[in-house]
RNA sequence: AAUUUUUUUUAUGGAGAGUUUGAUCCUGGCUCAGGAUGAAUGCUGGCGGCGUGCCUAACACAUGCAAGUCGAGCGGCAGCGCGAGUAGUUUACUACUUGGCGGCGAGCGGCGGACGGCUGAGUAGCGCGUGGGAACAUACCCCAAAGUGAGGAAUAACUGCCCGAAAGGGUGGCUAAUGCCGCAUACGGUCUUCGGAUUAAAGGAUUUAUCCGCUUUGGGAAUGGCCUGCGUACGAUUAGAUAGUUGGUGAGGUAAAGGCUCACCAAGUCAACGAUCGUUAAUUGGUCUGAGAGGAUGACCAGUCAGACUGGAACUGAGAUACGGUCCAGACUCCUACGGGAGGCAGCAGUGAGGAAUCUUCCACAAUGGGCGAAAGCCUGAUGGAGCAACGCCGCGUGCAGGAUGAAGGCCUUCGGGUCGUAAACUGCUUUUAUAAGUGAAGAAUAUGACGGUAACUUAUGAAUAAGCACCGGCUAACUACGUGCCAGCAGCCGCGGUCAUACGUAGGGUGCAAGCAUUAUCCGGAGUGACUGGGCGUAAAGAGUUGCGUAGGUGGUUUGUUAAGUGAAUAGUGAAAUCCGGUGGCUCAACCAAACUAAAUAUUAUUCAAACUGACAAACUAGAGAAUAGCAGAGGUAACUGGAAUUUCUAGUGUAGGAGUGAAAUCCGUAGAUAUUAGAAGGAACACCAAUGGCGUAGGCAGGUUACUGGGCUAUUUCUGACACUGAGGCACGAAAGCGUGGGGAGCGAACCGGAUUAGAUACCCGGGUAGUCCACGCCGUAAACGAUGGAUACUAGCUGUUGGAGGUAUCGACCCCUUCAGUAGCGAAGCUAACGCGUUAAGUAUCCCGCCUGUGGAAUACGGUCGCAAGACUAAAACAUAAAGGAAUUGACGGGGUCCCGCACAAGCGGUGGAGCGUGUUGUUUAAUUCGAGGGUAAGCGAAGAACCUUACCAGGGCUUGACAUCCUGUGAAGUUCUCUGAAAAGAGAGUGUGCCGUAAGGAACACAGAGACAGGUGGUGCAUGGCCGUCGUCAGCUCGUGUCGUGAGAUGUUUGGUUAAGUCCAUCAACGAGCGCAACCCCUAUGAAUAGUUAAUUUUCUAUUCGGACUGCCCUGGUAACAGGGAGGAAGGAGGGGAUGACGCCAGGUCAGUAUUUCCCUUACGUCCUGGGCUACAAACACGCUACAAUGGCCGGUACAAAGGGCUGCCAAGUCGCAAGACGGAGCAAAUCCCAUCAAAGCCGGUCUCAGUUCGGAUUGUAGGCUGAAACUCGCCUGCAUGAAGCCGGAAUCGCUAGUAACGGUAAGUCAGCUAUAUUACCGUGAAUACGUUCCCGGGUCUUGUACACACCGCCCGUCAAACCAUGAAAGUCGCCAAUACCCGACGUGUCCGCUUUUGCGGAUCCUAAGGUAGGGGAGAUGAUUGGGGUUAAGUCGUAACAAGGUAUCCGUACCGGAAGGUGCGGAUGGAUUACCUCCUUU
Repeated sequence: AAUUUUUUUUAUGGAGAGUUUGAUCCUGGCUCAGGAUGAAUGCUGGCGGCGUGCCUAACACAUGCAAGUCGAGCGGCAGCGCGAGUAGUUUACUACUUGGCGGCGAGCGGCGGACGGCUGAGUAGCGCGUGGGAACAUACCCCAAAGUGAGGAAUAACUGCCCGAAAGGGUGGCUAAUGCCGCAUACGGUCUUCGGAUUAAAGGAUUUAUCCGCUUUGGGAAUGGCCUGCGUACGAUUAGAUAGUUGGUGAGGUAAAGGCUCACCAAGUCAACGAUCGUUAAUUGGUCUGAGAGGAUGACCAGUCAGACUGGAACUGAGAUACGGUCCAGACUCCUACGGGAGGCAGCAGUGAGGAAUCUUCCACAAUGGGCGAAAGCCUGAUGGAGCAACGCCGCGUGCAGGAUGAAGGCCUUCGGGUCGUAAACUGCUUUUAUAAGUGAAGAAUAUGACGGUAACUUAUGAAUAAGCACCGGCUAACUACGUGCCAGCAGCCGCGGUCAUACGUAGGGUGCAAGCAUUAUCCGGAGUGACUGGGCGUAAAGAGUUGCGUAGGUGGUUUGUUAAGUGAAUAGUGAAAUCCGGUGGCUCAACCAAACUAAAUAUUAUUCAAACUGACAAACUAGAGAAUAGCAGAGGUAACUGGAAUUUCUAGUGUAGGAGUGAAAUCCGUAGAUAUUAGAAGGAACACCAAUGGCGUAGGCAGGUUACUGGGCUAUUUCUGACACUGAGGCACGAAAGCGUGGGGAGCGAACCGGAUUAGAUACCCGGGUAGUCCACGCCGUAAACGAUGGAUACUAGCUGUUGGAGGUAUCGACCCCUUCAGUAGCGAAGCUAACGCGUUAAGUAUCCCGCCUGUGGAAUACGGUCGCAAGACUAAAACAUAAAGGAAUUGACGGGGUCCCGCACAAGCGGUGGAGCGUGUUGUUUAAUUCGAGGGUAAGCGAAGAACCUUACCAGGGCUUGACAUCCUGUGAAGUUCUCUGAAAAGAGAGUGUGCCGUAAGGAACACAGAGACAGGUGGUGCAUGGCCGUCGUCAGCUCGUGUCGUGAGAUGUUUGGUUAAGUCCAUCAACGAGCGCAACCCCUAUGAAUAGUUAAUUUUCUAUUCGGACUGCCCUGGUAACAGGGAGGAAGGAGGGGAUGACGCCAGGUCAGUAUUUCCCUUACGUCCUGGGCUACAAACACGCUACAAUGGCCGGUACAAAGGGCUGCCAAGUCGCAAGACGGAGCAAAUCCCAUCAAAGCCGGUCUCAGUUCGGAUUGUAGGCUGAAACUCGCCUGCAUGAAGCCGGAAUCGCUAGUAACGGUAAGUCAGCUAUAUUACCGUGAAUACGUUCCCGGGUCUUGUACACACCGCCCGUCAAACCAUGAAAGUCGCCAAUACCCGACGUGUCCGCUUUUGCGGAUCCUAAGGUAGGGGAGAUGAUUGGGGUUAAGUCGUAACAAGGUAUCCGUACCGGAAGGUGCGGAUGGAUUACCUCCUUU
């Protein structure tokens, strides 16, 4: 170390998930998974065993049964049987007589009907549970002792008569007893004044010997009555209750103690440890659940109590105030001859009713018990059994094995297949169960078996007779198709459904359980969500405003002793049985059952012991607490007196036109002299500087100075007392501001109010006035964000720094300085705590004690009730209902009428425009048969469209076609094609000719055309919110991310921040980060310079063209800087990115496009397809956007003259030449282009002339007319030319656009599209060629960092209140309606007691006390209802505003007062849970 054996002890036990957010952590509720049931409902259903079965109306009950028995107590004898006798005709039969016998109805008598059975209404109580107690009783049973003698009088039955419908009753007569009554006896009992007095009895049977009885007494057993400690529901919005009440004395009464009852006396008794009152409830063993502690519950079984139609009462009896007895009252039902009677299922069955819901009008006394009896026996709806019900628990079965063409069929499908599925069919096997037959128990003891021909066993038949229910989005095991389209519906929570639903409905498949399965209801659990075990209170709900004082209560320093209440140990008793646990045994197993098993029952009582701790008592101590002495600081309090500055007013002077106020103004004051200034006076309120995260006070709070009175604190000495302490429910007191009452006072300020502004409005913010109030005295109020949002006390647990008040030390001449210490007050921080933020010796750390408070949100700091208040109101404080969240801290974004920094033609500085005119183009709108469609701030609008007369064309009208204008496949015919005629607007239709091709194995084939059939074509039809692709935009902005590491519980952070620098997240430095990616930059193209080579050219150089190279890199110098880099300079064609282009990160806008194409899905299919003619897209009141031309002299016109670049060209560009005023025509050379042409290639420019400021020689619209060109075609609707005409317009309001250099501006040229053109557009090209930028305050956009946030669909966000509408619950309300308990009074049945009278005992009558029921009255309580009314809640798209969240646009909030449609506004005081900025102080680091 392992294994085995024995003994002892202990232990069998604990799971989570969903849902608040963009995401996170926490708080916190809601919901689910489990178990259970006397259950019910839905669907389904084979068998057996064992259990269970009115939870509601303690509602009403038809019918039958459930308590009788004894003849061995008695008199008797109706009925039955036997016997005997008599009669009828005889054995047989019939009638009658006879208690003679078996027996026995009714009656007297005894015992039992007080048990058993049922139910849970009442009861919060000694009712129950548990443990004790003394003042009692007990028939039957057991034991013991002593007796049982001798008599008497009645009465029922019976019989006669009478009353009554009945129930029943009356009266006369007879009779018996174990019925009743005296007498005798008295061991004993009872009473006693201890002398004595008083007190019983029943017989019966028989085998004659006994048995059963009876009377008295004592004891026992068992049972019952009574008392009592402890335990036993909720409500304080029930706080006082009680007069027989509490006690005493005496009496009565009882089986018995006792106010149980009465008389008298006293004034007590109960209660915050919850009396009284109200509501609810039978209680316990137990049952269910739970790890347990607990919580819920009280069916069946068992113990106790209570009840018996409702209420009351007694009688009998051992026992009752009596379930199947009596009396009375009441309600109800029934019978009746109307006079009067009867009844009580909460016994077993059963009926009706109620209800979601709960059984047979069964068999038997065979067993177990009970009553009576001597016994046989009788009775027993107790009980034993059977029946009904899947109501529950348990068990069994519905077959087993083989079987792949993986059949058919269903479903799905990517069309390949997959799946139901070895499942079926088919083959073999078995027979639990079922059916049929046979045998056949135990339960019984001598006999007796309802169950029952039952259980069980045997045999036969044959897979035969036997599977459903719920679910399949997550939680939670299990997925697809179709239908539906925010509809129908589902839903336990979250939530699903608006055209692709694993969530609705159906189907297939699957999962779970199974003769059941789901749902509903209820309880426990999960829920540590009421926390004893086992929670919290700074910000989530939660520390009372405050301590003083402090009651009850709780807790309490050090030492010693005693005690033994708590505590612990041991022993003993009780804690019923059943149940539960363990083990054992019996039904084939199990459920179920069994007993002389064990344990447990955590409780309680008694005795003994222990003495650590707590308590009690006694004695001491000084560290807590208090006192004394000596000092100290202070806005601590109260009262009186007093001071100056300032505001205002008044008086007087000087003086003149303004003052005041605001963002800007106005109201207002002022020539009747203001403001300003000087002097004087009055009056009230507040106290500058000092002044400070300074001081004092319990908190609220306290500030000029002086005086008086007074409270508390701190330090030192260690002198005194000796635990005197802490906390503190109720209670007393204090308590800002506002407010209230009475009386003063009133300068300033200033709710309300009045004006002026602002505004859409402005009951506000701003301004001018102004009343309460603010001030004083006295009295109320009692609340604040009364906050450190942090209760008080004590102890312990690192430091550092400042500051206030003391003390000591050191030092010094002294004051500082320095060190130590006590008490405060601040800042930062170890550990620790915390959800985080943060707290951190002044704890939110570690512990103890005491108090207060919280338990989702809203309703609600509300209603009702109560207390307080003059009122305002305060304190206390719910429910219905609604809802799945509400909330805290922190994170990332977004946003801010927050902040810092930076950039951009963003502003500024400039130049030129637009907006005004005419025209062009586009858009809206309108119109129309149609004016096709799309695009809509920036990011639509000369955009799609790089070119609508037809075509295009998608639109409209009309005319045609239907396998189609277009594609593939099949069949048949024919080549294809082409010419002509007719009809028609054309498409198209009809007809007549012409033509026979190519390959070929000679079948046929390819291409094409026609005809036919269907698959299909086709769609510019819808959805850009189903999509791809492409594009716009932020934005050529500098950003967007990742890996590893580190930090944080986490979302996340860090890196990416910071300091510089840059055009740049460009680079440098630093840094818990180190690296990397997409972006930036570079690489690419054009351009500026040079070189080489080649080309063009007639040609060298030059130029030009093409290709390839060189060149620029902060390389060099100076200055600054650690560096990145910046400034300057040289050289150079070019200098710090040389200029331009292409290039567009992650993403945003459900941005745009289904009409470019593609494409899911839906829709149309003789039409939403397709062909044709004509029309329309070109309309025209008006508006907008983008342009062109102008308004003229920097110009127009005329003449002359100079210089480009880049393009295009064969269906083309078109030269020369000729004609025409011109557009153009004719013409035809050249050119597929460095060659020819467009194209003299330009125009502005330059030179000269003219015009002379005018609606012109500006401007050219509009119109007329004559022509040209393209094209089938120029009307709608083209362009160009000539002549004529000659409009508006004289530089443009508010506003607004572009541009930083070869740029703006101005000038022309070309191209694409294209027959032609609407081009003034677009895209390119060159020519001429400026001005300005101080700068970043402001506008706009963007970026970084930071801050606030109630936003996250992200400010186009969120969100508040009135009003209007619908619905829901609730409060108030004149009242109305019953109900409950009590009080006062009236009346008062039956009956007990008492008294009186009568009577022969018995009994009768009367009176009286008490009392049920009833009546009257006024209050109280809970409830229902109520016209109307108050607020509250809920409800996709109502109205008015915009109060809050950002500095929310006037910071917000709290208390209070006033005001206002409403959110709300304003005044006074308070809080920071306010942003921003500056300053002061303190801290940390250097």
This is a predicted structure of a 1486-nucleotide RNA (small-subunit ribosomal RNA) from an uncultured bacterium. Rfam family: Bacterial small subunit ribosomal RNA. The sequence was found in a public genome assembly.